[in-house]
RNA sequence: AGCGAUAAAGGCAAACCAGUCGAAAGACUGGGACGCAAAGCCAAGGGUCUUCCCUUUUUACAAGGAUGACAGCCGGUUACCGAAA
Numbered sequence: 001a002g003c004g005a006u007a008a009a010g011g012c013a014a015a016c017c018a019g020u021c022g023a024a025a026g027a028c029u030g031g032g033a034c035g036c037a038a039a040g041c042c043a044a045g046g047g048u049c050u051u052c053c054c055u056u057u058u059u060a061c062a063a064g065g066a067u068g069a070c071a072g073c074c075g076g077u078u079a080c081c082g083a084a085a
Stems, first nucleotide, its partner, number of pairs: 003082002011036002016031006034072001040077003045074002047070003051066003
C1' cells in the first nucleotide's frame, strides 16, 4: 500500500414518533436502532429527487434548460485499530 475479525477502544444512526424550518425534494433538534470499516468530508464527475421554464389545442410523458435537495447510490478524498491471508 492493500485487506478486514464473533479482536480492543471508541464512533455513526435507517424506518418511525415529537417539535421547528422549507412551496417541495428535504433539513435541524430530541427520542429511537435497520444497519454501517469510512454511514468522516466533498454536490466541481455520473446518478436520483423537487419546483419552474420550454414543448403541447389541453393534460401527461420524453428530450433540453434553470433551481435547489440527496454523501446511508456510484465516485473522489482523508483517517482510528491490527487477527488471518
Record summary:
This is a predicted structure of an 85-nucleotide RNA (c-di-GMP-I-GGC riboswitch aptamer) from a Eubacteriaceae bacterium. Its Rfam family is "c-di-GMP-I-GGC riboswitch aptamer". Rfam links the family to the GO term cyclic-di-GMP binding. Taxonomically the source falls in Eubacteriaceae (Bacteria, Bacillati, Bacillota, Eubacteriales).